[in-house]
Context: one part of a larger RNA
């Protein structure tokens, strides 16, 4: 000067408390770890690894194994000879290919030549490595943590390390702002400027909308642009006003006006640093290392094994629920190698059909809990839904290894879960359902939307994490 401390002091934070739903126990899903294989390709491991890289492993991907081929190579450049290439076909073969045949004759140019393109040959200063090292780096990233800190220049004090400022007394969410002060300023960080959201207003009126006249089965159609709404501008929120408290300060409690009130709510924003954290398998990139192979091609297999643990999360267990009938309301999206209406077949996945639609127009599309009635009666059940047979739709060359749904039929554990542990302060927890990225197909994962809608916070003495000041 820093760390620590089962030292003090002051302060926060879903950090405890108070609540409200969960995991830990089943069953299944998905990761890991083991352990198994010929290989189960790597990588990530405390918070901060484990629904992670992977926002899509059947083939491809894929790097992994077996086996079959190539070796200037699948890809770049050189040089040299040559044709357009492709594409079929026929043999063998799994394929990859190798062997044969058909078919073709490119652009500029008078010509030489020159280009593109493919093909053969050549040879080394070549290509190639998802080979190693993240402890040799760049880049990017997680953490602490949106914590309120990190620091300089002058000046000044100390031999010097340094120290002050940055401390102290208020205060704030904040090194925030007042006040005091050998310290005055100053920069990264806070804050504000961006962006969604909540209210007004202005401009615009299709494709949105519908108060008034008509019109329809319906805003369907004239008509309107008043409202909703779309989206482009703009006002508003500033402790700005009172009224206490405070040092006449910063600031704090209450009021008022107000759609909104003391950062309104949210998101983007991550400071000097840590952890030789994490990535050489996104990419760049040093050294090393392999070169008839650690490089490339392919077929098939494996990444989907299974005595077991663990961690994420799906569905239960039931009556605040299950089945059945009817009936109402959303927000964000996404759509031409795409959405697919209506109607017809089918118990149903789905088939046919093919209108409209480059989309405020058509279509995915029905929101679901929710209300309205019937009905079950406490039962391993009209709960639950693995498991399994058996029939079948879709995608794709191609569903054995190993897809997803569908109908029948089967009906497994499951009684609300030990020690122990998560989240989450409000339009939030908990609940209901839609969509979208990737993607031929595949979602309990992930991003996103809106419906419905809570309890409790007395305080901080305890458990974790930080901040500042002091003290050994």
């Nucleotide at each position: 000067u820093g760390a620590c401390g089962g030292g003090g002091g002051c302060c926060c934070g879903c950090a405890c408390a108070a609540g409200c739903g969960g995991u830990g126990g089943a069953g299944c899903a998905u990761g890991u770890g083991g352990u198994u294989c010929a290989a189960u390709u790597c990588g990530a491991c405390g918070c901060a690894a484990c629904g992670c890289g992977a926002a899509g492993a059947a083939c491809c991907u894929u790097a992994c194994c077996u086996g079959g081929g190539c070796u200037a190579g699948a890809c770049a450049a050189c040089g040299u000879c040559g044709g357009a290439c492709a594409c079929c076909c026929c043999u063998g073969g799994a394929a990859a290919c190798a062997g044969g045949g058909u078919c073709u004759u490119c652009c500029c140019g008078c010509a030489a030549g020159g280009g593109a393109c493919c093909g053969g040959c050549g040879g080394u200063u070549c290509a190639g490595g998802u080979g190693c090292u993240g402890c040799a780096u760049g880049g990017c990233u997680g953490u602490c943590g949106u914590c309120a800190g990190c620091u300089c220049g002058u000046g000044u004090c100390g031999u010097g390390a340094g120290a002050u400022g940055u401390u102290g007394g208020g205060u704030u969410a904040a090194g925030u702002c007042c006040c005091g002060c050998a310290a005055c300023g100053a920069g990264c960080g806070c804050a504000a400027c961006c962006c969604c959201u909540a209210u007004c207003c202005c401009u615009a009126g299709u494709u949105g909308c519908u108060a008034c006249c008509a019109u329809u089965g319906a805003g369907u159609u004239g008509a309107g642009c008043a409202c909703u709404c779309u989206a482009g501008g703009g006002a508003g929120a500033c402790u700005g006003c009172c009224c206490g408290u405070g040092u006449u300060a910063a600031a704090c409690g209450g009021g008022a006006g107000a759609a909104a009130g003391g950062u309104g709510g949210g998101g983007a924003u991550g400071a000097c640093g840590u952890c030789a954290a994490g990535u050489c398998c996104u990419c760049a990139u040093g050294g090393c290392c392999c070169u008839u192979a650690u490089g490339u091609c392919c077929a098939g297999g494996g990444c989907u094994a299974c005595a077991c643990a663990c961690g994420u999360g799906c569905u239960a267990c039931a009556a605040u629920g299950g089945g059945c009938g009817g009936u109402a309301c959303a927000a964000a999206g996404g759509g031409u190698c795409g959405c697919g209406a209506a109607c017809c077949c089918g118990c149903g996945a789905g088939g046919g059909g093919g209108a409209g639609c480059u989309a405020a127009u058509c279509c995915c599309a029905a929101a679901a809990a929710g209300c309205c009635g019937c009905u079950c009666u406490c039962a391993g059940u009209u709960c639950g839904g693995a498991u399994u047979g058996g029939a079948g739709u879709c995608u794709g060359c191609a569903a054995c290894u190993c897809g997803a749904c569908u109908c029948c039929a089967u009906g497994a554990a499951g009684g609300c879960g030990g020690a122990a542990u998560c989240g989450c302060u409000a339009g939030u927890a908990a609940u209901c359902g839609c969509g979208g990225a990737u993607c031929a197909g595949c979602a309990u994962g992930c991003c996103g939307c809106g419906g419905u809608g809570a309890a409790u916070a007395c305080g901080u003495u305890c458990c974790c994490g930080g901040g500042c000041c002091u003290u050994g």
Small-subunit ribosomal RNA, 3' major domain from an uncultured bacterium, 472 nucleotides, folded computationally. Its mean pLDDT, the model's own confidence on a scale to 100, is 85. Its Rfam family is "Bacterial small subunit ribosomal RNA". Gene Ontology terms of the family: structural constituent of ribosome and ribosome. The full RNA is in RNAcentral, with records from ENA and SILVA.